[in-house]
RNA sequence: AGAGGGACGGGGAGCCGCAGGGGGAUCUCCCCCUGAGGAAGGUCCGGACUCCGCAGGGCAGGCCGCUCGGCGCAAGCCGAGAGGGGGCGACCCCUGGAAAGUGCCACAGAGAACAGACCGCCAGCGGCCCGGGAAUCCGGGUGCGGGCAAGGGUGAAACGGUGGGGUAAGAGCCCACCGCCGGGGCCGUGAGGCCCCCGGGCACGGCAAACCCCGGCCGGAGCAAGGCCAAAUAGGGGGGGGGUUGAGGGUGGCCCGCCCGAUGCCCCCGGGUAGGCCGCAUAGAUGGAUGGCUCCCUAAAACAGAAUCCGGCCUAUGGCCCUCU
Numbered sequence: 001a002g003a004g005g006g007a008c009g010g011g012g013a014g015c016c017g018c019a020g021g022g023g024g025a026u027c028u029c030c031c032c033c034u035g036a037g038g039a040a041g042g043u044c045c046g047g048a049c050u051c052c053g054c055a056g057g058g059c060a061g062g063c064c065g066c067u068c069g070g071c072g073c074a075a076g077c078c079g080a081g082a083g084g085g086g087g088c089g090a091c092c093c094c095u096g097g098a099a100a101g102u103g104c105c106a107c108a109g110a111g112a113a114c115a116g117a118c119c120g121c122c123a124g125c126g127g128c129c130c131g132g133g134a135a136u137c138c139g140g141g142u143g144c145g146g147g148c149a150a151g152g153g154u155g156a157a158a159c160g161g162u163g164g165g166g167u168a169a170g171a172g173c174c175c176a177c178c179g180c181c182g183g184g185g186c187c188g189u190g191a192g193g194c195c196c197c198c199g200g201g202c203a204c205g206g207c208a209a210a211c212c213c214c215g216g217c218c219g220g221a222g223c224a225a226g227g228c229c230a231a232a233u234a235g236g237g238g239g240g241g242g243g244u245u246g247a248g249g250g251u252g253g254c255c256c257g258c259c260c261g262a263u264g265c266c267c268c269c270g271g272g273u274a275g276g277c278c279g280c281a282u283a284g285a286u287g288g289a290u291g292g293c294u295c296c297c298u299a300a301a302a303c304a305g306a307a308u309c310c311g312g313c314c315u316a317u318g319g320c321c322c323u324c325u
Stems, first nucleotide, its partner, number of pairs: 001325006008318001010297007018035007037303001041314002044312005049222004061218005066081006082095005096213002101211002103207003118152002120148003125145002127142006160178006179202001180200005185194003226278004236269005248260004
């Protein structure tokens, strides 16, 4: 300097305060007990609980994802391994599928996926120029057409690598080795391994924390869930009384009469709202408490503060201890 792991997150005294509960005095005081975190945070997962409802199937959506074993309802965690990557190292990071399909690959670069020719290489071929020749020929030049992709250059990534042969120059074009793909064998519970055998010059770049596909699981909404009590005013339902309010209806050809009867009056019932209580906790509200000052301990500093509860993940943070490089 770095890597892995562990425990802690102040302690003591005094004074003044705050909240909840209990007790005593009694008219506003006194006493006792209790009172934030390892993350209370982000609200990213899972569960409890509550209501809707009865969840059998499907669509949509969400979560999980190398293997084996263990804990756990689950999310997740632990141990031992596999493959790939990073680091001199202790050690760390990643993990279904890119050969179903679609999409994307910035900048730079000629070209970014069945690609491409900027510099470059090439005179074997077509053309042109020069020379020779009687000639269809020979020799030289040219990079216009054309051939090539070795080398340079760009990039995170350029369509296997090294060497040799080959060629006008080149190229898996051919060969050896390595790599790769397919099949088989052996080993391993398995992820996989061995590189043992056969075949193939090579098709198949990366991204799934892009859509998507595969496998497993999940009914939805959430404490502003939800439950109880419950005004005033205005609606709803039922009953009563009244006929000096009487619309309207029935009887009837019409009028009177008779019957029913809206509204207004009284009583009862029920729903909702305001409000209150519960849900709610060995901190716990909505008036939202958990604090401040002084001294000592060597320095007491960091991140930060509950809001239904619990288990995780992630992030923030101070110093201390152990082991290792």
Molecule: Bacterial RNase P class A
Organism: marine eukaryotic metagenome